Context: one part of a larger RNA
RNA sequence: CGUAGGAAAUUUGAGGAGAGCUGUUCCUAGUACGAGAGGACCGGAACGGACGAACCUCUGGUCUUCCAGUUGUCACGCCAGUGGCAAUGCUGGGUAGCUAUGUUCGGAACGGAUAACCGCUGAAAGCAUCUAAGCGGGAAGCCAACUCCAAGAUUAGAUUUCCCUGGGUCUUCGGACCCCUAAAGUCCCCUUGUAGACUACGAGGUUGAUAGGCUGGAUGUGUAAGCACCGUAAGGUGUUGAGCUUACCAGUACUAAUAGGACGUGAGG
Numbered sequence: 001c002g003u004a005g006g007a008a009a010u011u012u013g014a015g016g017a018g019a020g021c022u023g024u025u026c027c028u029a030g031u032a033c034g035a036g037a038g039g040a041c042c043g044g045a046a047c048g049g050a051c052g053a054a055c056c057u058c059u060g061g062u063c064u065u066c067c068a069g070u071u072g073u074c075a076c077g078c079c080a081g082u083g084g085c086a087a088u089g090c091u092g093g094g095u096a097g098c099u100a101u102g103u104u105c106g107g108a109a110c111g112g113a114u115a116a117c118c119g120c121u122g123a124a125a126g127c128a129u130c131u132a133a134g135c136g137g138g139a140a141g142c143c144a145a146c147u148c149c150a151a152g153a154u155u156a157g158a159u160u161u162c163c164c165u166g167g168g169u170c171u172u173c174g175g176a177c178c179c180c181u182a183a184a185g186u187c188c189c190c191u192u193g194u195a196g197a198c199u200a201c202g203a204g205g206u207u208g209a210u211a212g213g214c215u216g217g218a219u220g221u222g223u224a225a226g227c228a229c230c231g232u233a234a235g236g237u238g239u240u241g242a243g244c245u246u247a248c249c250a251g252u253a254c255u256a257a258u259a260g261g262a263c264g265u266g267a268g269g
Stems, first nucleotide, its partner, number of pairs: 001152001005163007015149004021049007033038001051106005059100004066093005071086006111143002117137004164268001166179005180266001185263004189205005210256003213252005220244002226239005
């Protein structure tokens, strides 16, 4: 820009893309078959491998925004307690998130038309013949079926709901200009995340829990500081599963989403 008014939702599916794998064991059955050795078709079930998708409950990894230990040095006047730097100084753990080696699931079944091939009926050619007319069976393959995208499918589809019902001048009757009017809805702007390079998308903007803060909880770390007691001291014990606790779960308007502006018209060739 189009989809012959504008808008918000929900959809149909022309078409396209993806997927499509396979093993072992058991039952049938030591049956059919075979002198024996051996050993099935058909049908049914279980467990796997590789591949793929989603996810983080479990098992792990990471977690330089959490906790603790510890070395050297500097600073806060000193002690104590802290902080800076040394690859996050080093080390031990670890939430959310991300993740695989972890978890769950998938390939199917059913159907249609067929290939090779197997047939029925059957002449040409009194026979024979699956073929010439006609009618069947038949594959991991084809078409559907399964998952996803999809009306720019210009053949531009469908459904539901919402919105707009002024005046004047000129006219080449297409429309142009002036005044009034400004809907539904959308955007700008702002708080943002399950989204994200930007954009887009999603949740919100006081009729508000969108983010931060605060409160409570969860989780992690592992018994804070101070004080008291014991010990010459290093240290130990008690207060004490203490103190601290990021991204998690709730509650709560304390802070910030204020105020406002723009687009979009007047019933539709």
This is a predicted structure of a 269-nucleotide part of an RNA (large-subunit ribosomal RNA, domain VI) from an Oligoflexia bacterium. It matches the Rfam family "Bacterial large subunit ribosomal RNA". Taxonomically the source falls in Oligoflexia (Bacteria, Pseudomonadati, Bdellovibrionota).